Glycine riboswitch aptamer from Novosphingobium sp., 109 nucleotides, folded computationally.
RNA sequence: GCUGACCGCGCGGGAGAGUUCGCGUGAUUCGCCUUUCGAGGCGGAGCACGGGACGCCGAAGGAGCAACCGCCCCGGAAUCUCUCAGGCCAAUGGACCGCGUCGGGUCGA
Repeated sequence: GCUGACCGCGCGGGAGAGUUCGCGUGAUUCGCCUUUCGAGGCGGAGCACGGGACGCCGAAGGAGCAACCGCCCCGGAAUCUCUCAGGCCAAUGGACCGCGUCGGGUCGA
């Protein structure tokens, strides 16, 4: 100096499962009734927020077992398992994969 691996960053791809059921609040809108014409009451619709109930998903994170690996006292270890967390219209997030040489550090040849 070049190249490779790892990490970070950027871009792209990226699944699953209830737009379930009540309740409360808020404003909007439609219909009806009353009206002192200011507005008020009742019912319906969708929206937003909050919390509850049960059902479900696993690919943030977390935890458990383990094939396997190692320096074999012990340690590392999943896409498996569990669902604490997270999620179940879309968005966001998303393990993982690809590209970039962009960044810095480490390692190896």